[in-house]
The part of an RNA shown here (small-subunit ribosomal RNA, 5' domain) has 534 nucleotides and comes from a soil metagenome. The coordinates come from a structure-prediction model, not an experiment, and the mean pLDDT is 81.
Context: one part of a larger RNA
């Protein structure tokens, strides 16, 4: 000198864009943060209409209506948070997988036949303070099960070809393995056909994931030896989607290490960021990629995918409820609270946009996200007026008492009106989406379906940005420093006191170094100080 997720002191007009618990991975009140599909399924409250009965309390039947639940599907493994742990194939980079998986999406091929039994909900009965739960009866499906078929796929056995000798490719016998339907409109001989969305099997692709390997990136030798599933082999062993001591049994005695094993300390890694001419050094906030974690420890279930932040089970600590028998909970999601701390924000608005989940769609959900609020925390921009105005007012300060200086500074004259204030107009973001009305196409069709050409609807921000007008210099300057380094000097007070100080050092009666004043220098909505890095 530069830099900062900064803090502290004094000060503080406006705007744009960013950033904002670095500490206690401490504990959490409250609300919200993951649902959706009725075009998979059965049932169906309130309410409305019609009819019937009535002891006037109401009840029953049929139709409409569709809430809350329930079964089922997909999602919930994404998105969001944090950095505790981890010195490791965790990360970065380059490869391998002939040792693998892959839901949704795309392409291709083949198929969907015949049956069956349950169950939740509802109803009845019971237990419990509650959380919840037991029994009975009954019912549906794109839920579940059996059989058939099987291009193909899987497994034992087997033939041929290729081979990098690990295996791969092409065949054969036997055995095994599929399925689900739904809806709109039309046509219909009432069987069905057609269109769309789904289902099953197989092959390929895309996105994604698992596993393996080479190389690279911290400190300590005042840590020198470490290791028994340890190192290798065998097994028709187990296990996995898959190789493998991953696990088990047996056999052998290996394996690693001064090219630093082991141990200890520290630490998420990277793209990058800061600095520097560079080489390098330091760091890893925001944004992006990967990893790890979700009260602490352990475990599996479901599933294409988890050993699963807002799922389950067990143990523990803590908090809460209780009728004392037993239960409930997990903000390192968004806000917010307490605590800790030098220190870090609103219990805001909206799904209008972008993106995600579900759905045929309308749409619903979305504290992701888009915005707004608070904070000079940072960067950038603007303003606090402009021109004229005296041999120079007053006041202040100094003085050799002549004067000097503050100083064109003020007053005064002329002018302008950014920003803030007031008034009026008023967005882009929607080139999207919506089939509501026209229009067009398809068609026998004025059903449906398709087309966004015209109209109409759709904006949280927001009456915001922006534009125009009004008034009036009107509302807007501080902070640090002035001994040398280092730009800037005098007076008074004080008297080794009070104090200053980054280093050298100032102060003991004329202090340019302390305090105040006048003057001056620097930067400026900031200026200084502290801390840290280069």
């Nucleotide at each position: 000198g530069g830099a900062c997720g900064a803090a502290c002191g004094c000060u503080g007009g406006c705007g744009g864009c960013g950033c904002g618990c670095u500490u206690a991975a401490u504990a959490c009140a409250u609300g919200c943060a993951a649902g959706u599909c009725g075009a998979g399924c059965g049932a169906g409250a309130a309410c409305c209409u019609g009819g019937g009965c009535u002891u006037c309390g109401g009840c029953c039947c049929a139709g409409g209506g569709g809430a809350c639940a329930g079964c089922g599907g997909c999602g919930a493994a994404c998105g969001g948070g944090u950095g505790a742990g981890u010195a490791a194939c965790a990360c970065g980079u380059g490869g391998g997988u002939a040792a693998u998986c892959a839901a949704c999406c795309c392409c291709c091929g083949a198929c969907a036949c015949c049956g069956g039994g349950a169950u939740a909900g509802c109803c009845c009965a019971g237990g419990g303070a509650a959380a919840c739960u037991u029994g009975g009866a009954u019912u549906a499906a794109u839920a579940c099960c059996g059989g058939a078929u099987g291009c193909u796929c899987c497994g034992u056995c087997u033939g041929g070809c290729c081979u990098g000798c690990g295996g791969g490719c092409c065949g054969g016998c036997c055995g095994g393995a599929a399925a689900a339907g739904g809806g709109u409109a039309g046509c219909u001989u009432c069987g069905g056909c057609c269109u769309c969305c789904g289902g099953u099997c197989g092959g390929g692709g895309a996105c994604g994931a698992g596993c393996c390997c080479g190389c690279g990136g911290c400190g300590g030798a005042u840590u020198a030896g470490c290791u028994u599933g340890u190192u290798g082999g065998u097994a028709u062993g187990g296990g996995u989607a898959a190789c493998g001591g991953c696990c088990u049994a047996c056999c052998a005695a290996g394996g690693c290490g001064a090219c630093g094993a082991u141990c200890c300390g520290u630490a998420g890694c990277u793209g990058g960021u800061c600095u520097g001419a560079g080489a390098g050094g330091a760091c890893g906030a925001u944004c992006a990629g990967c990893c790890a974690c979700a009260c602490u420890g352990g475990g599996a279930c479901u599933g294409a995918g988890a050993c699963a932040c807002g799922g389950c089970c067990c143990a523990g600590a803590c908090u809460c409820c209780u009728a004392c028998g037993g239960g409930a909970g997990g903000c390192a999601g968004c806000a917010g609270u307490a605590g800790g701390g030098a220190a870090u924000c609103u219990u805001g608005c909206g799904c209008a946009a972008u993106g995600g989940g579900c759905g045929a769609a309308a749409g619903c959900c979305u504290g992701a996200c888009g915005c707004a609020g608070c904070g000079a925390c940072g960067c950038c921009g603007c303003g606090u007026g402009a021109g004229g105005g005296a041999a120079g007012a007053a006041g202040g300060c100094c003085u050799u008492c002549g004067g000097g200086u503050u100083g064109u500074a003020a007053a005064c004259c002329u002018c302008u009106u950014u920003c803030a204030g007031g008034a009026g107009g008023g967005a882009c973001g929607a080139a999207g989406c919506c089939a509501c009305u026209c229009g067009g196409g398809u068609u026998a069709a004025u059903a449906g379906c398709c087309c966004a050409g015209a109209g109409g609807g759709u904006g949280a921000c927001g009456g915001u940005a922006c534009c125009u007008c009004c008034a009036g210099a009107a509302g807007a300057a501080g902070c640090c420093c002035c001994g040398g380094c280092u730009a800037a000097c005098u007076a008074c007070g004080u008297g080794c006191c009070a104090g200053c100080a980054g280093c050298c050092g100032c102060g003991g009666u004329a202090a340019u170094a302390c305090g105040u004043a006048g003057g001056g220098g620097g930067c400026a909505a900031g200026c200084g100080u502290u801390g840290u890095c280069c």